Description: Bacterial RNase P class A from Burkholderiaceae bacterium UC74_6, 332 nucleotides, folded computationally. Its Rfam family is "Bacterial RNase P class A". Rfam links the family to the GO terms tRNA processing, ribonuclease P activity and dimeric ribonuclease P complex. A source record names the gene rnpB. Taxonomically the source falls in Burkholderiaceae (Bacteria, Pseudomonadati, Pseudomonadota, Burkholderiales).

C1' cells in the first nucleotide's frame, strides 16, 4: 500500500436583519368576532423536522362497538432455543448454498393421507413398459429353429425411468388471528332544517265537489330531547421516553443509579435574504523531480419533510468520517 467485508457516525457551522409558529409568564378582566360553545389581540422569556418524518408493509397502546364455551370457514406463520408489550421483527446455535477469507444469503415442518404437475428428448413422465443378450418353464418342429410366460441384467432418452423430485400447487399438521380505526372515540352546541308533547282547540284556518257526523289537519305561543353546521378534548410534558455509568446475559435484551423534558398545526407553523468560514468539482496562474501545497474565480452542498403515539420491515439519500476485522503485495 491495494481490493474487500462488519458495526457505527455526520448530513454543514457561526453573525445579522426580516418573518411564521407552539408553551409558560406579566397585564386590561377591557376589546374584537360569534346566537353561545368558544377563539382571537399586547409585552417578556422559550422550544420549533428526520435518519429515513416517506411506503402505509407488519406489530402493538388507546377507542368505539361485538363478544357464554367449543366448532366450521378465512387469513397468516413455520429447523431449534431464546428476547420483547407485541410481531412476519430481532438474538444465538444447527443446517444447506455463495465467497480464498472476513463474512453474506436461505419462502429451512410434513410426499407411508389424498390429489396435482414436470419443457426438449425419447418406445414410455408417473401410466407402465422398449432394444439388446442370459438363466428357468411351455407349446410346435426329425432337427436348425420359431413362438411365447417369467425372472434379473445391461443399452438408448433424459433433471428424473415401478424409483424418485415440487408443498414457491391443493392439502395435512402445530401455532396465531373478533371487527374497525383519531375522518376512532367523548364533550359543549346554531339555523326561516326536521321530531315529539302541551296549548290556541270538547273544534281551531283549510281540505274530503252542497249539508251534518266523521276523517285529516295549517299558523300561532309554550317546552323537549337528539343529531347537523361550528367549537373543545383526545393531543404533544412522563412516555414499551432520551442521555450517560454500574450489574446479568455469548447476544437481543433485562434491572439498577444519575441527569434531562425534548416539535406539533388543522387552508396546515419549522422559512427567506446577505456576510464569513468549512467540505466537493471545474477552470487558471504559482511553487515542487513528484504525490502534493498555495492564491484567485465559478459552481454544487442530497434524499426528503412531522399530523393519534410507539416498536419493527422495506425503499430514496450529493459528499464524508470512525472503529474492527480478512486476503494479496512490499520493507524491516
Nucleotide at each position: 500500500g491495494a481490493a474487500g467485508c462488519a458495526a457505527g457516525c455526520c448530513a454543514g457551522a457561526c453573525c445579522g436583519c426580516c418573518g411564521c409558529u407552539g408553551g409558560c409568564c406579566c397585564g386590561a378582566u377591557c376589546u374584537u368576532g360569534g346566537a353561545a360553545a368558544c377563539a382571537a389581540g399586547g409585552g417578556g422569556c422559550u422550544g420549533g423536522a428526520g435518519g429515513a418524518a416517506g411506503g402505509u408493509c407488519c406489530g402493538g397502546a388507546c377507542u368505539g362497538c361485538a363478544u357464554a364455551g367449543a366448532g366450521c370457514g378465512g387469513c397468516g406463520u413455520a429447523g431449534c432455543a431464546g428476547c420483547u408489550a407485541a410481531c412476519g421483527g430481532c438474538u444465538g446455535c444447527c443446517c444447506g448454498g455463495c465467497g480464498u477469507a472476513a463474512g453474506c444469503c436461505g419462502a429451512g415442518g410434513a410426499u407411508c393421507a389424498g390429489a396435482g404437475c414436470a419443457a426438449c428428448a425419447g418406445a414410455g413422465a408417473c401410466g407402465a413398459g422398449u432394444c439388446g443378450g442370459g438363466g428357468a418353464g411351455g407349446g410346435c418342429g426329425c432337427a436348425a429353429g420359431c413362438c411365447u410366460u417369467u425372472c434379473a441384467c445391461g443399452g438408448g432418452u433424459g433433471a428424473a425411468a415401478c424409483g424418485g423430485g415440487c408443498a414457491a400447487u391443493c392439502u395435512c399438521u402445530a401455532c396465531g388471528c373478533g371487527c374497525a380505526g383519531c375522518a376512532a372515540c367523548a364533550c359543549c352546541a346554531a339555523g326561516u332544517a326536521g321530531g315529539c308533547c302541551a296549548g290556541u282547540a270538547u273544534u281551531g284556518a283549510c281540505g274530503c265537489g252542497g249539508c251534518u257526523c266523521g276523517c285529516g289537519g295549517a299558523g300561532c305561543u309554550g317546552g323537549c330531547g337528539g343529531g347537523u353546521a361550528g367549537g373543545u378534548g383526545g393531543c404533544a410534558c412522563c412516555g414499551a421516553g432520551c442521555c450517560g455509568g454500574g450489574c446479568a446475559g455469548c447476544g437481543a435484551u433485562g434491572u439498577c443509579c444519575g441527569g434531562c423534558c425534548c416539535a406539533g398545526a388543522u387552508g396546515a407553523a419549522u422559512g427567506g435574504c446577505g456576510g464569513u468560514c468549512a467540505c466537493g468539482c471545474g477552470g487558471c496562474g504559482g511553487g515542487g523531480c513528484a504525490a502534493c501545497c498555495c492564491g484567485c474565480c465559478g459552481c454544487g452542498c442530497a434524499c426528503a419533510g412531522a399530523a393519534u403515539c410507539c416498536g419493527g420491515c422495506c425503499u430514496a439519500u450529493c459528499g464524508g468520517c470512525u472503529u474492527g476485522c480478512u486476503u494479496c503485495a512490499c520493507u524491516c